Overview
The RNA shown here (c-di-GMP-I riboswitch aptamer) has 81 nucleotides and comes from a Planctomycetia bacterium. The organism belongs to Planctomycetia, within Bacteria.

RNA sequence: AAACCGAAACGGCAAACCGGUCGUAAGGCCGGGGCGCAAAGCCAUGGGGUCCUCGGUGACGAGGAUCGCCAGGCCGCCGAA
Numbered sequence: 001a002a003a004c005c006g007a008a009a010c011g012g013c014a015a016a017c018c019g020g021u022c023g024u025a026a027g028g029c030c031g032g033g034g035c036g037c038a039a040a041g042c043c044a045u046g047g048g049g050u051c052c053u054c055g056g057u058g059a060c061g062a063g064g065a066u067c068g069c070c071a072g073g074c075c076g077c078c079g080a081a
Stems, first nucleotide, its partner, number of pairs: 005079002012037002017032006035068001041074003045071001047070002049066007
């Protein structure tokens, strides 16, 4: 110094729920809140999953949501064992 790893510290993020707001919806954003998180940072990727809308008797198709479901890609703070 790097990889794995995850004790401590400085900080960081913020589930449910509540209020406001946008959206047909899933859900987004803002404020409160704090369950958790070492990538709970970013990317929706002719990867998988889940959810919504439309079409279809159906198999399924189209469009969308979710990165706090997983995989993958990119980048990153600290440094005990």